């Protein structure tokens, strides 16, 4: 200094990029070389196996939350569960464990102040004020066949 294995720790809307735009030098240019940029937060894991453009929503709309790869709690089957009192089949979920209808609550980015890195593209930190869906909660309403038990 490489290489292989190993073992930790970090993150899971999470990481990566020699598409691509953007800075800066060098250069007449073409290019090259370093860089920057490339999703804002909510919410989400029974086990196995398989699969891939995996939920809500806030912003913004001439290049960018564009485009490409990877990963994934997402979704199929099968096992367990668990609700329809019980068992069986089926239906719908997932330990907060059924649909539906209503009503509630709750965020960051952004904008604004303000500090602080970088020659820049940009990036970071503290305030301060807002505003969301959907999981959720609370209120009604309503949950299939067959069977067996009691009465």
């Nucleotide at each position: 200094a490489u290489u292989a294995c190993a073992a930790u720790a970090a993150a899971a809307g999470c990481g990566c990029u020699g598409g691509u735009g953007c800075u800066u030098g060098u250069g007449c240019g073409a290019a090259c070389a370093a860089g920057c940029a490339g999703a804002c937060g909510a919410g989400g894991a029974a086990g196995a196996g398989g699969u891939u453009c995996a939920u809500c929503g806030a912003a913004a709309u001439u290049u960018g939350u564009c485009a490409g790869c990877g990963g994934a709690u997402g979704c199929c089957u099968c096992u367990c569960g668990g609700u329809u009192a019980c068992u069986g089949c089926a239906a719908c979920c997932g330990u907060a464990a059924g649909c539906a209808g209503u009503c509630g609550a709750c965020a960051a980015a952004c904008c604004c102040a303000u500090c602080g890195g970088g020659u820049g593209a940009c990036c970071g930190g503290u305030g301060a004020a807002a505003c969301a869906a959907a999981a959720c909660g609370g209120c009604u309403g309503u949950g299939g066949c067959a069977g067996a038990a009691a009465g």
Predicted 3D model of a 151-nucleotide RNA (glmS glucosamine-6-phosphate activated ribozyme aptamer) from a Bacillota bacterium. NCBI's taxonomy places the organism under Bacteria, Bacillati, Bacillota. It matches the Rfam family "glmS glucosamine-6-phosphate activated ribozyme aptamer". Rfam classes the family as a riboswitch. The prediction has a mean pLDDT of 79.